[in-house]
RNA sequence: GGUCCGGUCCCACGCGAGGGAACGGGUCCGAAUCGGGUCAGGCCGGGAACGGAGCAGCCCUAAGGUCUCCUUUCUCUGCGCGAGGUGCCCGGGCCCUC
Repeated sequence: GGUCCGGUCCCACGCGAGGGAACGGGUCCGAAUCGGGUCAGGCCGGGAACGGAGCAGCCCUAAGGUCUCCUUUCUCUGCGCGAGGUGCCCGGGCCCUC
């Protein structure tokens, strides 16, 4: 110097693990007014019976949010494994040369 093998590192790939996000389902919360329903009181009409509009309250729900589960997708990692790639470095074998 060449070559082969092994190893660290780097790179990309596959699988897994963990984190995050999105979609969907479920639970819960959720409208002073610009959603709905029911509308005490009061108001209006009426001689009255009743009727009308309708505040508060209550209920349901939207936008949105909370919790949780599963599926799918995306993404991240000084994580693990697998099989690789170019190459520096480290170790070893062989050959050649000085």